């Protein structure tokens, strides 16, 4: 140096979780990497840390070590933003009320504000009118007998002359009923563009006179009082992005390392 047969190893690895710890099952990342059985109120082990059985490959593209790079996970810090609960202090916000009058508006020399005099609105009473009601009054009706007048017929008294009572009818009347409402009287009111007297007069409306430039406060501004708690704010709890720090680290890249026996 060549050939043959073996052995260690390899035939996936990693993160979180879980565990005293390790590995696995389930989740996630990487990316293609033998088979069967077992396992989350787990399974198997103990630093030589899955167990049991079978298979392939085998000293290098494949095994081991270091470095680089970094998928991905986890931890710390951070706190944009957001959510829930509570509070009611104030400078916010919103609402009610009050003041002010700088601005806007309205109003005012066709006279504001203010002042004086009067009237109305309010109360009491009276007159007149109107309305309603009652009585009077008008008209009609209105009594089998027990109302009136006249009383046919009939009746009674009388010798007669004559007299008497009296039903129906007719005429009238009382209470009552109805009607009318011109007139009279009394009473009443949710009565009157009516008149008069008295009271009252805060406010409002209105007429006249004086004065002579403001008045008003609707909106903005500003100040004060009170209230509300949707929002801002404050207190506490939760979720949580970016930025920053750390840790483990797949795949990949680079460098190095690693046997035994026999034969020629």
């Nucleotide at each position: 140096c060549c050939g043959u047969g073996c052995u260690a190893g390899a035939c996936g690895g990693g993160g979180a979780g879980g565990u005293a710890g390790c590995g696995g099952u389930g989740c996630c990342c990487u990316g293609u990497a033998c088979c069967u059985g077992c396992a989350a109120c787990c399974c198997g082990c103990u630093a030589g840390a899955g167990c049991a059985g079978g298979g392939u490959u085998g000293a290098a593209u494949u095994c081991c070590u270091g470095c680089c790079c970094c998928c991905g996970g986890c931890c710390c810090c951070g706190g944009a933003u957001u959510u829930c609960a509570g509070g009611g202090u104030c400078u916010g916000a919103c609402c009610c009320g009050g003041g002010u009058a700088a601005g806007u508006g309205g109003u005012g020399u066709g006279g504001a504000c203010g002042g004086c005099c009067g009237g109305g609105u309010c109360c009491c009473g009276u007159g007149c009118g109107g309305c309603g009601u009652a009585a009077g009054c008008u008209u009609g009706u209105g009594a089998a007998c027990c109302c009136c007048g006249u009383c046919a017929g009939g009746u009674c008294c009388g010798g007669a002359a004559g007299g008497a009572a009296g039903c129906a009818g007719c005429g009238g009347u009382a209470a009552g009923c109805a009607u009318g409402u011109a007139c009279u009287u009394g009473c009443g009111g949710g009565u009157g563009c009516c008149a008069c007297g008295g009271g009252g007069c805060a406010g409002c409306c209105u007429g006249g006179c004086c004065c002579g430039a403001g008045c008003u406060a609707a909106c903005u501004g500003u100040c004060c009082u009170g209230g509300u708690a949707a929002c801002g704010c404050c207190u506490g709890g939760g979720a949580a992005a970016a930025a920053g720090g750390g840790u483990c680290a797949a795949a990949g890249g680079c460098a190095g390392g690693u046997g035994c026996a026999c034969g020629g």